Source information: A computed fold for a 393-nucleotide RNA from an Alphaproteobacteria bacterium, annotated as Bacterial RNase P class A. It is recorded under the gene name rnpB.
RNA sequence: CCAGAAAACCGGAUGGCCGCGUCUUUCCGCAAGGAAAGCCGAGGAAAGUCCGGGCUUCACGGAAAAACGGCGCCGGGUAACGCCCGGGGGAGGCUCAAAAGGCCUUUACGGAAAGUGCCACAGAAAACAGACUACCUCUGUCCGCAAGGGCAGGGGAAAAGGUGAAAAGGUGCGGUAAGAGCGCACCGCGCAACUGGUAACAGGGGCGGCACGGCAAACCCCGCCGGAAGCAAGACCAAAUAGGGACCGCGCGCCGGCUUGUCCGGCAGGGUGUUUUUCGGACCCGCGGUCCGGGUAGGUUGCUAGAGGCAAUGGGCAACCAUUGUCCCAGAUGAAUGGUCAUCAUCCGGCGCAAGCCGGAGACAGAACCCGGCUUACAGGUUUUUUGGAUAU
Numbered sequence: 001c002c003a004g005a006a007a008a009c010c011g012g013a014u015g016g017c018c019g020c021g022u023c024u025u026u027c028c029g030c031a032a033g034g035a036a037a038g039c040c041g042a043g044g045a046a047a048g049u050c051c052g053g054g055c056u057u058c059a060c061g062g063a064a065a066a067a068c069g070g071c072g073c074c075g076g077g078u079a080a081c082g083c084c085c086g087g088g089g090g091a092g093g094c095u096c097a098a099a100a101g102g103c104c105u106u107u108a109c110g111g112a113a114a115g116u117g118c119c120a121c122a123g124a125a126a127a128c129a130g131a132c133u134a135c136c137u138c139u140g141u142c143c144g145c146a147a148g149g150g151c152a153g154g155g156g157a158a159a160a161g162g163u164g165a166a167a168a169g170g171u172g173c174g175g176u177a178a179g180a181g182c183g184c185a186c187c188g189c190g191c192a193a194c195u196g197g198u199a200a201c202a203g204g205g206g207c208g209g210c211a212c213g214g215c216a217a218a219c220c221c222c223g224c225c226g227g228a229a230g231c232a233a234g235a236c237c238a239a240a241u242a243g244g245g246a247c248c249g250c251g252c253g254c255c256g257g258c259u260u261g262u263c264c265g266g267c268a269g270g271g272u273g274u275u276u277u278u279c280g281g282a283c284c285c286g287c288g289g290u291c292c293g294g295g296u297a298g299g300u301u302g303c304u305a306g307a308g309g310c311a312a313u314g315g316g317c318a319a320c321c322a323u324u325g326u327c328c329c330a331g332a333u334g335a336a337u338g339g340u341c342a343u344c345a346u347c348c349g350g351c352g353c354a355a356g357c358c359g360g361a362g363a364c365a366g367a368a369c370c371c372g373g374c375u376u377a378c379a380g381g382u383u384u385u386u387u388g389g390a391u392a393u
Base pairs, nucleotide, nucleotide: 001389002388003387004386005385006384007383008382009381010380012344013343014342015341016340017339018338020041021040023038024037025036026035027034028033043364047375048374050373051372052371053370054369055230056229057228058227068226069225070224071223072222073087074086075085076084077083088109089107090106091105092104093103094102095101110221111220115219116218117215118214119213132161133160135156136155137154138153139152140151141150142149143148169187170186171185172184173183174182188210189208190207191206194203195202196201234301235300236299237298244292245291246290247289248288249287250286253267254266255265256264257263258261269285270284271283272282308327309326310325311324312323313322314321315320346361347360348359349358350357351356
């Protein structure tokens, strides 16, 4: 210098004109409302709605347990979290001749010595280990002068080969018929104590010859957490029309019933059902006024001053916290937050020795109760760390 990765930050600036929304003030208007001026007016993700809270309603006397779900190394931060910070262990990489050490990345990382279960394929054998080949030895028999070899059977042996993700500690020396923690040294593992550390854990020495393979993102065990639904939560005001109830007034054929109500049944009459008439069937047959209550449409509220922003100082490795000062920073509801022009900045292309000139580009996306996180999308830019490459010394 180039390229990649990760993290953090930014996500064009200023002004003019036109326009939109809430709020405030003033003016006009009986009112509904209108006009003018002023303040403010999308994001780092407003997104996915995954996790944690505030707030609200419902249920609930308190507590505990069962069931179900989630989380899981240690310490800290936080209102809380499955989030963040720091540390430890493991894994991977770089540096280094190598080790040690250092640096970087990553990690759902409690318990396999409570119990159950599983470990495919391959392999002789997969957790009560195991004898296929090869090894050693014994017996019998055959071949051979012999050394030795073949075949059959018994025994030893986990060292070698081969299979596998995994073969029951590893390396070396001794030892042995061959072997074997059989013995020893180192490494690993386990145990109890000591030392360091708040802890996870680490360290050196001692003891133990090795007992305890892996899987809990299988059941399970242990510890911790969790009542449910969500602003379409919830609270309030409340039309028109229809229907319900109470009261008052007026009107009203006949017959029957008993529960005496404008109740039930029957008959007559009237009306409706596409022009008229007749017949049959179906359905309907009090009207008006005042008041009450419920629900709907609609409206108001919840609604944005908050685990709030910024700055300084102090504490802390950090996440973060404290104090002081300062600021008010969207609240729409068929849903405002836009358009255009100019100048400047950034990037790209062309021209030019240069100064510069000309042309072009700007992503992902868009509040709807509010916060803290996570995840996902994103043109371009800045910074830091890291990896690889090139060049020079």
Its Rfam family is "Bacterial RNase P class A". From the family's description: Ribonuclease P (RNase P) is a ubiquitous endoribonuclease, found in archaea, bacteria and eukarya as well as chloroplasts and mitochondria. By type it is a ribozyme.